A computed fold for a 72-nucleotide RNA from a Candidatus Pacearchaeota archaeon, annotated as transfer RNA.
RNA sequence: GGGCCUAUAGUUCAAUGGAUAGAACACAUGGUUUCGGCCCAUGUAAUCCAGGUUCGAAUCCUGGUAGGCCUA
Numbered sequence: 001g002g003g004c005c006u007a008u009a010g011u012u013c014a015a016u017g018g019a020u021a022g023a024a025c026a027c028a029u030g031g032u033u034u035c036g037g038c039c040c041a042u043g044u045a046a047u048c049c050a051g052g053u054u055c056g057a058a059u060c061c062u063g064g065u066a067g068g069c070c071u072a
Stems, first nucleotide, its partner, number of pairs: 001071007010025004018055001027043005048064005
């Protein structure tokens, strides 16, 4: 230099183009406990960026950014 893949919550993952983007762990608060842990309830928190297509985009298309793999 060329080709391919990936990017969603603090982390790991879901989500046929269609409802308020969901779950687990973690975190916070409360309950329970002599205290802590376990357990229970509640809550906070995300679609890499910019355009385009569409009635409707996390999803499709284009460009970019970051990471990974192959090749020279």

Rfam family: tRNA. From the family's description: Transfer RNA (tRNA) molecules are approximately 80 nucleotides in length. Rfam classes the family as a transfer RNA. The RNAcentral record of the sequence draws on ENA.